Context: one part of a larger RNA
RNA sequence: CACCGCCCGUCACACCACGGAAGUCGGCCGUACCUGAAGCCGGUGGCCUAACCUUUUAGGAGGGAGCCGUCUAUGGUAUAGCUGGUAACUGGGGUGAAGUCGUAACAAGGUAGCCGUACCGGAAGGUGUGGCUGGAUCACCUCCUU
Numbered sequence: 001c002a003c004c005g006c007c008c009g010u011c012a013c014a015c016c017a018c019g020g021a022a023g024u025c026g027g028c029c030g031u032a033c034c035u036g037a038a039g040c041c042g043g044u045g046g047c048c049u050a051a052c053c054u055u056u057u058a059g060g061a062g063g064g065a066g067c068c069g070u071c072u073a074u075g076g077u078a079u080a081g082c083u084g085g086u087a088a089c090u091g092g093g094g095u096g097a098a099g100u101c102g103u104a105a106c107a108a109g110g111u112a113g114c115c116g117u118a119c120c121g122g123a124a125g126g127u128g129u130g131g132c133u134g135g136a137u138c139a140c141c142u143c144c145u146u
Stems, first nucleotide, its partner, number of pairs: 003109001005106001008102002011099001013096004018091003023086006030079005039071001041069004047064003052060003112133009
């Protein structure tokens, strides 16, 4: 490069990160129930038994094997909570010389624009309603300066 300007949104394509998500795979932690190794403790101990006692082929005391129980590691079942990965599909966002549709905004941008809100529409957006001037033009009024 100055209106043959600038510029908005949908749509299409590519890439990027993020969110939602049926499901699925883990981690942590809690609860209930089942299971119950080894061991301590308690009970029992008809079987075994050197020290001690006795009235000595034996008996007693003590001890032990075994058995039972409490506690309990582990494992299992169910379930609550927290948390991580992954995921069909899905949502918008960002980026990307020359794609599509329109033309909303910037001049009174050709319906002034903008803000809130409701409804509507391929999209920018439109309409209603309340508000603002950060609206051009013309006229009038008030105030200030000369």